This is a predicted structure of a 129-nucleotide RNA (SAM riboswitch aptamer (S box leader)).
Its mean pLDDT, the model's own confidence on a scale to 100, is 81.
Rfam family: SAM riboswitch aptamer (S box leader). About the family: The SAM riboswitch is found upstream of a number of genes which code for proteins involved in methionine or cysteine biosynthesis in Gram-positive bacteria.
It was read from a public genome assembly, where an Rfam model found it.
[in-house]
RNA sequence: CCCUUAUCGAGAGAGGCAGAGGGAAUAGGCCCUGUGAAGCCCGGCAACCUGUGAAGUCCGAUGCGCGCGUGCGCGAAGCGGACCGCAAAGGUGCCAAAUCCUACAGACCAAAGGUCUGAGAGAUGAGGA
Numbered sequence: 001c002c003c004u005u006a007u008c009g010a011g012a013g014a015g016g017c018a019g020a021g022g023g024a025a026u027a028g029g030c031c032c033u034g035u036g037a038a039g040c041c042c043g044g045c046a047a048c049c050u051g052u053g054a055a056g057u058c059c060g061a062u063g064c065g066c067g068c069g070u071g072c073g074c075g076a077a078g079c080g081g082a083c084c085g086c087a088a089a090g091g092u093g094c095c096a097a098a099u100c101c102u103a104c105a106g107a108c109c110a111a112a113g114g115u116c117u118g119a120g121a122g123a124u125g126a127g128g129a
Stems, first nucleotide, its partner, number of pairs: 002128007013042001015041003021032003026103004043095003048091002050087004056083005064075005099121001104118006
């Protein structure tokens, strides 16, 4: 850099250093910022990966028992997984505004324009080439 997939209207400091910019890119808008931007440190949020769980529900394969129309049904047990709950040690991530909003397509209402849905683009995790 590319592919797949899930999520993206919730949440997160009146702390230190630092000093002018920042909100991904292009365009347009709209904002934040010396009452200090970016960045760094501390702190925090969340729970994707991760860890864990007595009981419960569902699914799966295996073996066992029973039944009969002999390959199907039923039952209990253990195992694995999913849901769900809990945790936050570890791997990431995040901490103005919906991913700040719009750019493409469709539907509806319309005078400008607006609302909704989807696509595209992007961000993050996990997996892969």